[in-house]
RNA sequence: AGAGUUUGAUCCUGGCUCAGGACGAACGCUGGCGGCGUGGAUUAGGCAUGCAAGUCGAGCGACAGAGAACCUUCGGGUUCUUAUGGAGCGGCGAACGGGUGAGUAACACGUGAUCAACCUGUCCCUACGUUCUGAAUAAUUCACCGAAAGGUGUUGUAAUGCAGGCGAGGAUAGAGCUAAGGCAUCUUAGCAUUAAGGAACGCGCAAGCGGCGCAGGGAGGGGAUCGCGGCCUAUCAGGUAGAUGGUGAGGUAAUGGCUCACCAUGCCUACGACGGGUAGCUGGUCUGAGAGGAUGGUCAGCCACAUUGGGACUGAGACACUGCCCAGACUCCUACGGGAGGCUGCAGUCGAGAAUCUUGCACAAUGCGCGAAAGCGUGAUGCAGCGACGCCGCGUGGAGGACGAAGGCCCUCUGGGUUGUAAACUCCUUUUGACGGAGAAGAAUAAAUGACGGUAUCCGUCGAAUAAGCCACGGCUAACUACGUGCCAGCAGCCGCGGUAAUACGUAGGUGGCAAGCGUUGUCCGGAUUUACUGGGCGUAAAGCGUGGGCAGGCGGACAUUUAAGUAGGAAGUGAAAGGUUGGGGCUCAACCCUAACACUGCUCCCUAUACUGGGUGUCUUGAGUGGUGGAGAGGAAAGCGGAACUACACGUGUAGCGGUGAAAUGCGUUGAGAUGUGUAGGAACACCGAUGGCGAAAGCAGCUUUCUGGACACAAACUGACGCUCAUCCACGAAAGCCAAGGUAGCGAACAGGAUUAGAUACCCUGGUAGUCUUGGCCAUAAACGAUGUUCACUAGGUGUCGGGGGGUUCCCCUCGGUGCCGCAGCUAACGCAUUAAGUGAACCGCCUGGGGACUACGGCCGCAAGGUUGAAACUCAAAGGAAUUGGCGGGGGCCCGCACAAGCGGUGGAGCAUAUGGCUUAAUUCGAUGCAACGCGAAGAACCUUACCAGGGCUUGACAUGUAUCUGCAAACCCCCGAAAAGGGGUCGCCUUCGAGGGUGAUACACAGGUGGUGCAUGGCUGUCGUCAGCUCGUGUUGUGAAAUGUUGGGUUAAGUCCCGCAACGAGCGCAACCCUCACGUUUUGUUACCAGCGGGUAAUGCCGGGAACUCGAAACGAACUGCCUCUGUAAAGAGGAGGAAGGUGGGGAUGACGUCAAGUCAUCAUGCCCCUUACGCCCUGGGCUGCACAUAUGCUACAAUGGCUGGUACAAUGGGCUGCCAACUCGCAAGAGUGAGCAAAUCUCAAAAAACCAGUCUCAGUUCGGAUUGGGGUCUGCAACUCGACCCCAUGAAGUUGGAAUCGCUAGUAACCGCAGGUCAGCAAUACUGCGGUGAAUACGUUCCCGGGCCUUGCACACACCGCCCGUCACGUGACGAAAGUUGGUUCUACCCGAAGUCGCCGAGCUAACCGUAAGGAGGCAGGCGCCGAAGGUAGGGCCGAUGAUUGGCGCGAAGUCGUAACAAGGUAGCCGUAUCGGAAGGUGCGGCUG
Repeated sequence: AGAGUUUGAUCCUGGCUCAGGACGAACGCUGGCGGCGUGGAUUAGGCAUGCAAGUCGAGCGACAGAGAACCUUCGGGUUCUUAUGGAGCGGCGAACGGGUGAGUAACACGUGAUCAACCUGUCCCUACGUUCUGAAUAAUUCACCGAAAGGUGUUGUAAUGCAGGCGAGGAUAGAGCUAAGGCAUCUUAGCAUUAAGGAACGCGCAAGCGGCGCAGGGAGGGGAUCGCGGCCUAUCAGGUAGAUGGUGAGGUAAUGGCUCACCAUGCCUACGACGGGUAGCUGGUCUGAGAGGAUGGUCAGCCACAUUGGGACUGAGACACUGCCCAGACUCCUACGGGAGGCUGCAGUCGAGAAUCUUGCACAAUGCGCGAAAGCGUGAUGCAGCGACGCCGCGUGGAGGACGAAGGCCCUCUGGGUUGUAAACUCCUUUUGACGGAGAAGAAUAAAUGACGGUAUCCGUCGAAUAAGCCACGGCUAACUACGUGCCAGCAGCCGCGGUAAUACGUAGGUGGCAAGCGUUGUCCGGAUUUACUGGGCGUAAAGCGUGGGCAGGCGGACAUUUAAGUAGGAAGUGAAAGGUUGGGGCUCAACCCUAACACUGCUCCCUAUACUGGGUGUCUUGAGUGGUGGAGAGGAAAGCGGAACUACACGUGUAGCGGUGAAAUGCGUUGAGAUGUGUAGGAACACCGAUGGCGAAAGCAGCUUUCUGGACACAAACUGACGCUCAUCCACGAAAGCCAAGGUAGCGAACAGGAUUAGAUACCCUGGUAGUCUUGGCCAUAAACGAUGUUCACUAGGUGUCGGGGGGUUCCCCUCGGUGCCGCAGCUAACGCAUUAAGUGAACCGCCUGGGGACUACGGCCGCAAGGUUGAAACUCAAAGGAAUUGGCGGGGGCCCGCACAAGCGGUGGAGCAUAUGGCUUAAUUCGAUGCAACGCGAAGAACCUUACCAGGGCUUGACAUGUAUCUGCAAACCCCCGAAAAGGGGUCGCCUUCGAGGGUGAUACACAGGUGGUGCAUGGCUGUCGUCAGCUCGUGUUGUGAAAUGUUGGGUUAAGUCCCGCAACGAGCGCAACCCUCACGUUUUGUUACCAGCGGGUAAUGCCGGGAACUCGAAACGAACUGCCUCUGUAAAGAGGAGGAAGGUGGGGAUGACGUCAAGUCAUCAUGCCCCUUACGCCCUGGGCUGCACAUAUGCUACAAUGGCUGGUACAAUGGGCUGCCAACUCGCAAGAGUGAGCAAAUCUCAAAAAACCAGUCUCAGUUCGGAUUGGGGUCUGCAACUCGACCCCAUGAAGUUGGAAUCGCUAGUAACCGCAGGUCAGCAAUACUGCGGUGAAUACGUUCCCGGGCCUUGCACACACCGCCCGUCACGUGACGAAAGUUGGUUCUACCCGAAGUCGCCGAGCUAACCGUAAGGAGGCAGGCGCCGAAGGUAGGGCCGAUGAUUGGCGCGAAGUCGUAACAAGGUAGCCGUAUCGGAAGGUGCGGCUG
């Protein structure tokens, strides 16, 4: 410090996720030791048991015990003593210490001030005093009541208990006088006066010590007040009645509405009152670079609480954790009448929970309480125990050791790699551990005193001995292989893995990381500049209010002066300790602890400075405004007027249609439409001018005239003197639609009706048509209310239009002010783009945004007549949603251009019969593959057996075939016989070489292995199809761009062509095109047999038959020839048009040749091959069957339907090819298929071989025929072991459908189509009508590119990128989740009014009771009981508010591989889309009105 994730890729925006640190943690696996810390976070839930606050005999009396003395009736008694005991009275303490965080949003806390408005036991200092009396009471005794707790009566006694009198000085309080001072009430000093209050003694022989009282001071503690600071919520906006203040009184230690009476009506609040939610606060802690954010456990300070609520008493101090009273809930005891209790003290227990310890030791230390002290008490505290809960430290050994052991794992497997110096083994050490011995400091002292603890530590002995796991290994992120599994099981923080070769699941080996721990989960900060103070944004990504006016608020021109609030400097106080940082020190180190310094960024007071900001004062004119002159304008409101058009009506003319559409129909019309003429009426809107124009704040504004009226601008410079800018709340205006009331209604026109279209058509189109559109008055307040750009001010190159005004010269131009457009530099921007009219550079103020969906929603509030508007969430869900640009692909976008693509033609297919293939069906099997074009006469260039892969049956198991090892072997093959369907099996005959080493060969047995047309073409190689013989596809360098990419390759021409030319930030190059290759067409040269025969010779019935020839044809080799080369025209050029010559002319015809790539295209069954599978079978052999099966459908063909023909007869002309297991002449036989015999030929020689259409002649005469030949019967021939399933051919007989083929569809542009035959491969034969070639005869047409299909280039739009066979919207149906509404039901909380009213303080009464004082007494004072009253907790009644829970039913929403209906959006998305509004419709949606261009 960053990284992953949106895309085909890119940049940006933006969210999600990860790596780090931390924790009072928990869970999983594992676990050696020690030190220091730490441990009920949940139920402030309930608690058994023990302990946690006592102490003082030097305050008091009695009792008991012990001891002593005396007496004794020996039972005992009296007195004294006391380091004794348990109670009681009394004093002090119990208000501390310890726990917890429920409540509390508050002067509770923090910080700093204030009290001239206060209190203070114990302690310290100073000074003085401590006198005289009295009455009780507990204890105790006796009696009684009660289950108990406890109580009543009697008796009886003391005090430092209680009460009273006197009372000094001082102090307190009141009022008075004098003086001084302060801060208003006042304070101080002095004088005189009044009132109240005021003590206790104990020990000691004594000295003295300890108490007690009054007062002054101090220390420490407490109380009160104030400034500032620290949570969320406005879907909480008004709150308040002791409320705010005054006067008086009461109350308190003390101010004060703290309380009360009276008076006034204030007080708080947008700088957030009031309400709701949450929460103890702080020092600090965690994180962070910091600023911040989160947090408040342990330790420390403060606060609050003590079962819940209320209350007071005592006291220096409490409204009191282990005190009291009352009420409630709960628990316990009970004899049922009554009682008792409060662990949020330490341990411990139950419960709830993911989860948190011992019912330990000691007062030795440090503290605290009491005491004169000794001492006692102390679950405070000091220690120990439990828990890896955390931090820190140590160990589990060290050195050597290669047969690189064995074993494991992996691999290309007779071997290698790795685990790995790791182990074994040798030598050494002993932290830890075990045993034995020694043994502290902590203790303060002169001595005594140690829970921890025989602990820490030290010494000795023993022996490598007792001690390693956890997680991860696809990327982020360090670390990889094998096996298993097969979208299963599972993983996952995000992206994502898993569908048979998973580095992602599980296991193993290996590796990486950390280590007595390691991972997971949860939470906080960080990364996140993702709330942005430091440090973000708003044209299109989320985001500028529709527009203006304007109060508060914020900000504000120039000069001078003053002040010193902000600001800056200095100084003082404070900022507790601990913690933090730095230095030093102590535990062996560290954690931990001690010490010093710093820091604690803050608050308060004082002094100084005065630049800037602020406050005060004075002045100025440039900001702003006023007045003057002038022109421009659809600026606004009202009234009046006008013409064109339209519709209706009336009349005339006139006749059959009009209207409407893509085409129609509905509609109108012979009762006279439409058309045309005249007239009348009505309402709405204002052509041309008109514009890229003008005005207005925006919405918006358009015929003409008049009236009223707002604003802007220019000129000149008179006046005012900062009067300014912005603006939350607020106010006003605000298109269209819509609403209310009253009018009006020509045209248009939601809804509606009808007609069309359509699968449907609630639409688009057509005919009608109501609200509405118009006017007046009143509402509504929204729009894509847009420049998607808030207002104001200043600054920053220009160019060119235009509107209004002014100035200068005057054909026309220049300067200037204000508007309105376009282009463009710097700059900015993610890019697009903006660019003096900023989206640039700055300033001021306002509004708004913070992932997508849910959601322009729900609930609540406000507004509205309603429609609805405004404000505006959450649950849940996703990992994206989005902007701009790029490359493609696509478009029922555009432009240009090709192609038998269409058109123009010729002939077919689709109908029939048959052939072949396929689907389907059938079957034991009908083997397998190929499936739009690009499968279907395809693999198959030959299925009767074989082929053959399929089925049934019979057999074999190292195998039909290959290699190797070991052992054995005189042995294979062939022939014959038997059995069998055959294979196989049995028997017989015959039968090797040799260097004699059982060497080679053969066979047998055993083992390695063979074998597989078994699977996967989606694991592959190779080969092939297709786009497409289309003209494209790329690269290097350079340049442009943040980048993907672009440029080049685009543009203007031209071409069959990215062919070439010109231009150009490109310059070059490669694969393609073309050419080079083959063939056909012409010629030359050479050659001349088997081909040829002109001339010469010979010969025949005839024939190149023979001699010969080298002319011709032809064969086969080489070469020539064509290049837009030449001419004319056009053009810059490339090139084009025409022409000449030429066998051939513009690539001359044909072929071979197939760029980068696409289709997971095809093929594992040609072959090869990874992996998987079978191994007496999924291998191999054999016989028979099947691949030929037949209601049917499709594709490709053949033959036809006839006269351009059929049949019969005659007669011509080819080329390519094949041939020895062959082609087979001639001859003979047969009607024929063929048979017999047999010459020639391994071929320019022989042969297949006859070419056919054509031509000539005859016949048939339009018909199911002399067309057509299917089908069937009979008889044959040939091949072959074998023609039944299942061959071909021949002869005789039979003679089906079919009379030119619906929608649709195919081929072909010249030697082509069409027609005609010939040959070949495969092959014993053949289902060939197929395929591949060959020649013969031989056309028609192309105006042209609008349309269909396919393709190329450029451009445009895109929400597509698996790329339009794309994407995607809504209803409905199903499952599921959360939420809203809902008659209600129920709970919590809170408020108001009233009722009841405990305890208790206070007040009044107090006839009852009453020790101290007064009084001789009666009685009094005082007190108590009791009664009454105010207040008053819990409770009750009634009515509200808020928040939950639940609720039949209901509403939308989200999510969910393959449901239904349509196709709304994205391309002109097939009716451009979207916004607002109204209305209609199963649904997306349609339509009307206005608006926007996205």
Annotation: Small-subunit ribosomal RNA from Erythroxylum platyclados, 1494 nucleotides, folded computationally. Its Rfam family is "Bacterial small subunit ribosomal RNA". Model confidence (mean pLDDT): 85 of 100.